[in-house]
Context: one part of a larger RNA
């Protein structure tokens, strides 16, 4: 390289959007570049590969109107399939209209429990903490208890095996402003499509920068325990951060460890949303296509595990990765970061 793979053995890119590129519905007409037949040129010579010959064989040579040289150019023809004009259709996309669920985003407001604090009241000797214990808080009045006040942060119960989003993620509570899904029916546009290297953007926690803002939790520290030690687990403290703005940063077991689209292949049983119909009419119930979402399981894969209409089955797009383990996701170089680091990403040498 081929090939042959990527749930867990090496392998899906965190996510999307999208240029180029790749692929692409159904009928008819032309072309006739690809494509196929066919016919002349050309494809030197050696060399090859067949057939004869020479050195004693072989290598090695020599000889042929031989053979191939899978090409290339060009004339004609053929039109099923791809291209390319062109007409045209609706079954894909898509757009309007009517309904619908949701912690989808954003941006303002407000609520209640709790936890610390503050100042009063009640009140006395202990609290706390653990295995036990001390460190720590209290006679300068603590814990307990009550009303009252400040401030921050998170929303109990509803809560689910639930919903919502491309993915990170999303939860008290109202409004405003937005993006997306799903059902219904005709209605309109007519392939306007799927994938997508670059590239652009989003991206959880930590961590940076610059202002704030700090109740609670707490790396780092600093103390008391435990221990043989104990730079740890336990316990009392506790700073960064944990929250707002606004800018970096771009990773992660960013997992369904499973790329994306579309098409196709027993069933059974929950549940979500919406739709129709039966029957009833207050509801509840049934039953039917369909859209998400779990378990179970047929044939089929599969090394086994499992997977199985939400496929890891049967196909077909187009992108992304892999190629023994250690060196090493490291040097070195180059980009990109304020750094921290991030992306690209090797060799020796070694089993």
């Nucleotide at each position: 390289c081929u090939g042959g793979g990527c749930g867990u053995a090496a392998a899906g890119g965190g996510c999307g959007c999208g240029u180029a590129g790749g692929c692409g519905g159904c009928c008819g007409a032309g072309u006739a570049a690809g494509u196929c037949g066919u016919g002349u040129g050309u494809g030197a010579a050696a060399g090859g590969c067949c057939g004869g010959g020479g050195c004693u064989c072989a290598a090695c040579u020599c000889c042929g109107u031989g053979u191939a040289c899978u090409g290339c150019a060009u004339g004609c023809g053929a039109u099923a399939c791809u291209g390319c004009u062109c007409g045209g259709c609706u079954a894909g996309a898509g757009a309007a209209a009517g309904g619908u669920a949701g912690a989808g985003g954003c941006g303002a407001g407000u609520g209640g429990a709790a936890u610390u604090c503050c100042g009063g009241g009640u009140g006395u000797a202990g609290a706390g903490g653990g295995g036990a214990a001390a460190u720590u808080c209290g006679u300068a009045g603590a814990u307990a208890u009550c009303a009252g006040g400040a401030g921050g942060a998170a929303c109990a119960c509803c809560g689910a095996u639930g919903g919502c989003u491309a993915a990170g993620g999303c939860a008290g509570c109202u409004c405003g402003c937005u993006g997306g899904g799903c059902c219904u029916u005709u209605u309109c546009u007519g392939a306007c499509g799927c994938u997508g290297a670059a590239g652009c953007g989003c991206g959880a926690a930590a961590g940076c920068g610059u202002g704030g803002g700090g109740a609670g939790c707490a790396a780092a520290c600093a103390g008391g325990a435990u221990u043989a030690g104990a730079u740890a687990c336990c316990c009392u403290g506790g700073u960064a951060g944990u929250c707002c703005a606004c800018g970096c940063c771009g990773u992660a077991a960013a997992c369904g460890a499973u790329g994306u689209g579309c098409a196709c292949u027993a069933g059974g049983u929950g549940u979500u949303g919406g739709g129709a119909g039966u029957a009833a009419u207050u509801a509840a119930a049934c039953u039917c296509a369909c859209c998400g979402u779990g378990c179970c399981g047929u044939a089929g894969c599969u090394a086994a595990c499992g997977c199985a209409u939400u496929a890891a089955g049967u196909g077909u797009u187009c992108c992304g990765c892999c190629u023994g383990g250690g060196g090493a996701g490291u040097a070195c170089g180059g980009u990109c970061g304020c750094a921290a680091g991030g992306c690209u990403g090797a060799a020796a040498c070694u089993c």

Small-subunit ribosomal RNA, central domain from an uncultured prokaryote, 351 nucleotides, folded computationally. The prediction has a mean pLDDT of 86.